A computed fold for a 557-nucleotide part of an RNA from a Patescibacteria group bacterium, annotated as large-subunit ribosomal RNA, domain I. The source organism's lineage runs through Bacteria and Bacteria candidate phyla. The coordinates come from a structure-prediction model, not an experiment, and the mean pLDDT is 81.

Context: one part of a larger RNA
RNA sequence: CCAACAAUGGAUGCCUAGGAGAUUUUGGCCGAGGAAGGACGCAGACGGCGGCGAUACUCGUCGGGGAGGUGUCAUCAACCUUUGAUCCGGCGGUUUCCGAAUGGAGCAAUCCGGCCAUCGUAAGAUGGUCAACCAAUCAUAAAAAUAGUUCCGUAAGGGAUUAUAUAGCGGUUGGCUGGGUACGGCGUGAACUGAAACAUCUUAGUAACGCCAGGAAAAGAAAUCAUAUGAGAUUCCCUUAGUAGCGGUGAGCGAAAGGGGAAGAGCCUAAACCCGCCGAUUCGGCGGGUGUUGCAGGGCAGACGAUAUUUGAGUGUUGCGAAUAGCAGAAAGAUCCGGAAUGAUCUUCCAAAGAAGGUGAAAGACCUGUAUGUGAAAUUCAAGACACCGAUAGUUUGUACCUAAGUACCAUGGAGCACGAUUAAACUCUGUGGGAAUCCGGGUCGACCACGAUCCAAGGCUAAAUACCAAAAUCUACCGAUAGUGAACUAGUACCGCGAGGGAAAGGUGAAAAGCACCCCGGAAGGGGAAUGAAAUAGAACUGAAAUUGUUGGCUA
Repeated sequence: CCAACAAUGGAUGCCUAGGAGAUUUUGGCCGAGGAAGGACGCAGACGGCGGCGAUACUCGUCGGGGAGGUGUCAUCAACCUUUGAUCCGGCGGUUUCCGAAUGGAGCAAUCCGGCCAUCGUAAGAUGGUCAACCAAUCAUAAAAAUAGUUCCGUAAGGGAUUAUAUAGCGGUUGGCUGGGUACGGCGUGAACUGAAACAUCUUAGUAACGCCAGGAAAAGAAAUCAUAUGAGAUUCCCUUAGUAGCGGUGAGCGAAAGGGGAAGAGCCUAAACCCGCCGAUUCGGCGGGUGUUGCAGGGCAGACGAUAUUUGAGUGUUGCGAAUAGCAGAAAGAUCCGGAAUGAUCUUCCAAAGAAGGUGAAAGACCUGUAUGUGAAAUUCAAGACACCGAUAGUUUGUACCUAAGUACCAUGGAGCACGAUUAAACUCUGUGGGAAUCCGGGUCGACCACGAUCCAAGGCUAAAUACCAAAAUCUACCGAUAGUGAACUAGUACCGCGAGGGAAAGGUGAAAAGCACCCCGGAAGGGGAAUGAAAUAGAACUGAAAUUGUUGGCUA
């Protein structure tokens, strides 16, 4: 160096128990009635995981179901069960200790109390209750002040006493606290970065932090757009459009109207006027009626006319249907090879079912299922129906009573609008200072003015379409153990770190343990026989590449 046979090693191939993504449907807050999350316990037997809570692998009840069961790793023992167990579902019960943690304390899962009730001779036991804050209400009640009386003082004032309260303290009732992956609203608000440096700008109103809420939130019924025609709350998607614009006119930022869709819903106050109650000095407060808009509307006074139409986001009853367990569900045999038939051959059947998975190889007819049909005592949702309770229209004449004020608007300093502030810079919000009008009124239409058009601010509510999460079902030109989740296995485990936090590796015997009885060598490990099995070079792990190692044989200058 070559070859064979072994060893080591764990690539490759095959597999999947776990992941990834999508679609559809359904559901969406929990908590002082003590949550989320934990600690410690609970079984016949040590521990982990799951379950449960001193009624502790469970209790009651109402349904389902029908032969096995006492969760699993994982056995052994002892038991339960057709007098219906185990199991599945609905509604309840119990639910130690910590934790907002709430009687006080504390180094969480511990310590120490007060009061009341019951039991007890007592010690004590058992049960209940005791945090803060906010609101309402009940009871009690200061100092000061005010008023009265009285005393002292020339007076100012001072002393005594009476009355009226409030603060406070206490009781009762209700609320709140804390948690929640993501989604939402509001507030505070970066930098790296890009601009090939950097300062305006960008990153970005992003990350982060804080407050608050809901199953969605927010927004929302025009002082809106539009433009000479008109539209008619909000939200979301497509487009308009990388357009109009903004921009050290750099980098970049970047609309809207309009059009097409999803969804569709509109309402209530304040005021004028009237009535009632309370306080009262001018007047004010509360409750009820009325009333709510822009082609102005409403009130008041008068005239005319109608009892109809529409509707509710209310209450109750009922209720199609649905969810939370289920049930029925067609049709195949023989022979051959084989360890085993789902294979081959022959003959046959079902099909509204030839989706899929499993079964000793590849099964429409073996099992679970599938198509199709069907089912609820209890709880929940719920189209619709019925009843009740609401809501809902005028026409016209006159009058000029009302129609949201430190508001609109202006100046100035900022912010938001795609729009970087002197730019022609409107519009919206806002700190400071000024400060209107009242329908013969007011805002907007991108400086401003005129003419036109359009709308009615300074009060409030409002479902759906939308966002996100989870579960279930179904699917995949998604992965297949260095992949796919960090995690197919005791995984947020082991381990590391004071801590915040970081964070693995690790799958495969066989159809079935049938897991090698018995004999021999050995102290054992292990081995040789024998046995099981289709196979043992399947023996504690499939297959078993390479580097690497050994033995044997051969070759070599």